[in-house]
RNA sequence: UUGUUAUCAAGAAAGGCAGAGGGAAUAGACCCAGUGAAGCCUUAGCAACCCUUUAACUUUAAAGAAGGUGCUAAAUUCUACCCAUUAAGGAUAGAUAACUC
Numbered sequence: 001u002u003g004u005u006a007u008c009a010a011g012a013a014a015g016g017c018a019g020a021g022g023g024a025a026u027a028g029a030c031c032c033a034g035u036g037a038a039g040c041c042u043u044a045g046c047a048a049c050c051c052u053u054u055a056a057c058u059u060u061a062a063a064g065a066a067g068g069u070g071c072u073a074a075a076u077u078c079u080a081c082c083c084a085u086u087a088a089g090g091a092u093a094g095a096u097a098a099c100u101c
Stems, first nucleotide, its partner, number of pairs: 003099006013043005021032003026080004044072003049068002051064005076093001081090002
């Protein structure tokens, strides 16, 4: 950094350093934050994409968690475009994983 596929209303935080911002980007709204934001580190945890085992047998089910990622306020915080008529719909964008250019 290109594309494909799958998932995204569940789940899971303490400590240390640090010191004013943060919730992807634009706009609006709303929210978090000196009772300490971002970032970094340690430990712990969640989940089960890759993975392991078993059964079935070509794609599924159950169990597991050593390893590779990911995650641990609020739906991907909400809205924006389409349909609808007010939604747990679809699209776009984004995030994560596996594969891939």

Model confidence (mean pLDDT): 83 of 100.
SAM riboswitch aptamer (S box leader) from uncultured Lutibacter sp., 101 nucleotides, folded computationally.
The organism belongs to Lutibacter, within Bacteria.
It was read from a public genome assembly, where an Rfam model found it.
Its Rfam family is "SAM riboswitch aptamer (S box leader)". Rfam describes the family as follows. The SAM riboswitch is found upstream of a number of genes which code for proteins involved in methionine or cysteine biosynthesis in Gram-positive bacteria.